[in-house]
The RNA shown here (SAM riboswitch aptamer (S box leader)) has 113 nucleotides and comes from Algisphaera agarilytica. The source organism's lineage runs through Bacteria, Pseudomonadati, Planctomycetota, Phycisphaeraceae and Algisphaera. The RNAcentral record of the sequence draws on Rfam. The model forms 97% of the base pairs in the Rfam consensus. The prediction has a mean pLDDT of 85.

RNA sequence: CACUUAUCCAGAGUGACUGAGGGACGGGCCCUAUGAAGUCACCGCAACCGUCGAGCCACGGCUCGAAGAGGUGCGAAUUCCCGCUCUCGGCCGUGCCGGGGGGAAGAUAAGCA
Numbered sequence: 001c002a003c004u005u006a007u008c009c010a011g012a013g014u015g016a017c018u019g020a021g022g023g024a025c026g027g028g029c030c031c032u033a034u035g036a037a038g039u040c041a042c043c044g045c046a047a048c049c050g051u052c053g054a055g056c057c058a059c060g061g062c063u064c065g066a067a068g069a070g071g072u073g074c075g076a077a078u079u080c081c082c083g084c085u086c087u088c089g090g091c092c093g094u095g096c097c098g099g100g101g102g103g104a105a106g107a108u109a110a111g112c113a
Stems, first nucleotide, its partner, number of pairs: 003111006013042005021031003025083004043075003048071002051066006079105001084102008
C1' cells in the first nucleotide's frame, strides 16, 4: 500500500513544551491566542484482538457472559452535515426543502498476500 470481514446516533481531558492553524477530500457549517496542529506526561473511555468462564459445533469455528494489569484504538460537534442513487411528503416546478432506505468515500480493529 492492496484486498476481505466487522463496527461507526454510546462513551471518555488535564498539565507541560510550543505557537497558527484544525475538523481526510469538495461544498457548507463550525472549533481556535480564554491557545489550533504536533510532541511528552498522567488520567480516562471503550471492549476489536488477546485472556478467563459457559454453551453449541459440520471440529474450521460460532454465540453469550466476565475482568480490564496485555496488543491496538479513542477522549468538540452522529464519521459535524451534505456529496451518488432509490423512495415518501411539501413547494411548484425539473430544481429546492423535509423524512426514510441503499451505496460511495473515510476511520478503527482483525485477518490475508